[in-house]
RNA sequence: CCCCGCGGGAGAGAUCGGCCGCGCCGCUGGCGAGGCCGGCGCCGAAGGCGAAACCGCCCCGGAAACGCUCAGGCAAAAGGACCGCGUGGG
Repeated sequence: CCCCGCGGGAGAGAUCGGCCGCGCCGCUGGCGAGGCCGGCGCCGAAGGCGAAACCGCCCCGGAAACGCUCAGGCAAAAGGACCGCGUGGG
C1' cells in the first nucleotide's frame, strides 16, 4: 500500500403520471406493497469530468471534503467517500 472482516458514516419528494404482473377484500370494483418507463422538484460521499492551491518557474502530469451532476441517489433496508480497529491474507 492492496484485499478481507468488524464498528462508525452525511445530503436530498415514502413526489406525480403510465404500464406490468402479484397479494388481500365485502370482487362489474376497491385497497396494498413491488418492478419498469416517463415528468417535475431536489442531493453529492460510489464511479466520472473539470482544476484552486501546491509540486522553485513554463509545458506535461499529479491533484481537494472545491465545481459540474454524465452516472448514482432522495422512508427503512441496501449502497456509501472517508475514519477507526484486527493473534486475518498478500
The RNA shown here (Glycine riboswitch aptamer) has 90 nucleotides and comes from a soil metagenome.
RNAcentral holds the sequence, with entries from MGnify.